[in-house]
Context: one part of a larger RNA
RNA sequence: CUGGGUGUAAAGGGCGUGUAGGCCGGAGAUGCAAGUUGGGAGUGAAAUCCCGGGGCUUCAACCCCGGAACUGCUUUCAAAACUGUAUCCCUUGAGUAUCGGAGAGGCAAGCGGAAUUCCUAGUGUAGCGGUGAAAUGCGUAGAUAUUAGGAGGAACACCAGUGGCGAAGGCGACGUUCUGGGCCGCAACUGACGCUCAGUCCCGAAAGCGUGGGGAGCAAAUAGGAUUAGAUACCUUAGUAGUCCACGCCGUAAACGAUGAGUACUAAGUGUUGGGGGUCAGACCCCAGUGCUGGAGUUAACGCAAUAAGUACUCCGCCUGAGUAGUACGUUCGCAAGAAUGAAACUC
Numbered sequence: 001c002u003g004g005g006u007g008u009a010a011a012g013g014g015c016g017u018g019u020a021g022g023c024c025g026g027a028g029a030u031g032c033a034a035g036u037u038g039g040g041a042g043u044g045a046a047a048u049c050c051c052g053g054g055g056c057u058u059c060a061a062c063c064c065c066g067g068a069a070c071u072g073c074u075u076u077c078a079a080a081a082c083u084g085u086a087u088c089c090c091u092u093g094a095g096u097a098u099c100g101g102a103g104a105g106g107c108a109a110g111c112g113g114a115a116u117u118c119c120u121a122g123u124g125u126a127g128c129g130g131u132g133a134a135a136u137g138c139g140u141a142g143a144u145a146u147u148a149g150g151a152g153g154a155a156c157a158c159c160a161g162u163g164g165c166g167a168a169g170g171c172g173a174c175g176u177u178c179u180g181g182g183c184c185g186c187a188a189c190u191g192a193c194g195c196u197c198a199g200u201c202c203c204g205a206a207a208g209c210g211u212g213g214g215g216a217g218c219a220a221a222u223a224g225g226a227u228u229a230g231a232u233a234c235c236u237u238a239g240u241a242g243u244c245c246a247c248g249c250c251g252u253a254a255a256c257g258a259u260g261a262g263u264a265c266u267a268a269g270u271g272u273u274g275g276g277g278g279u280c281a282g283a284c285c286c287c288a289g290u291g292c293u294g295g296a297g298u299u300a301a302c303g304c305a306a307u308a309a310g311u312a313c314u315c316c317g318c319c320u321g322a323g324u325a326g327u328a329c330g331u332u333c334g335c336a337a338g339a340a341u342g343a344a345a346c347u348c
Base pairs, nucleotide, nucleotide: 003320004319005318006317007302008301012316014203016201021196022195024194026090028088029087030086031085032084034083035082036079037078038077039076040075041074042073043072050067051066052065053064054063055062093193094190095189096188098185100183105179106178108176110174112156117151118150119149120148121147122146123145127138128137164171165170208249209248210247211246212245213244217243218242222238223237224236225235260315261314262313263312264311265310268293269292270291271290272289273288274287275286276285277284297304298303321348322347323346330341331340332339333338
């Protein structure tokens, strides 16, 4: 390389969009004839190989004659099922329109209550706080507790649910603005417009970075108190970045279902969410999601099992002994941190 793989052994890209490409792609009709199939012609040197026969000296080697073959190429005639191509046409795939309903989907500006902290005032007096036990700390300059008022920031208890929505990251008080997607029904419209997708472009938790705000609580760093042989920790008292907002970067995660996307098919049972049918109301049935159990099958086993890791097809990413190493070098990107790409010597 081929091949074989990719839930857990090495290996699914963090997620989308979509170009080239691939491939594949629903049904019908007609034409062409590039692929395809059949016939003819030419060529495919000789020798060699294979088959039959012969020669020398019995055999072998060797030599001679004949046949076959040289699976190919060129050309011509024909066929039209399949692939291709051109035209026409269809509606089931795909999409549009429409009816209905669900939703923490996104963006923006508002607004509400509980709680923590702080400030002011009242009541009130010696403790409070914290721990395994303590101490640092706070407090007679009146704390803690309690009542009233105010300020400010952040997060939204209950509802809450293997519930919902989103491509993923993710999304949760309340009403409003703008807005994306999906689902059910109907069958009006387009008429294969499809699938996947290298590169491209977009999005992308937390932490981190830049500029400017903000700062209640929490809290890397840091300081103190404990513990301890030590304690650069666990416990505790404080506490700065940060956490929050705006704009701009970063582009990584056990970005996980450790499971790429699409299509079709393949026992059942039982929950639940959103629609539809059905019924007086139900039972029951259908579609789309989301869970559990389980059969065939599959798997090294664990397990998976219509939401497949089953049976098949298409396309893409990736893997190919361990260490060295996600390192070095080079390149690209980034303000930086670093990210992406990504070896070898050598050792086993």
Small-subunit ribosomal RNA, central domain from an uncultured bacterium, 348 nucleotides, folded computationally. The full RNA is in RNAcentral, with records from ENA and SILVA. The prediction has a mean pLDDT of 84.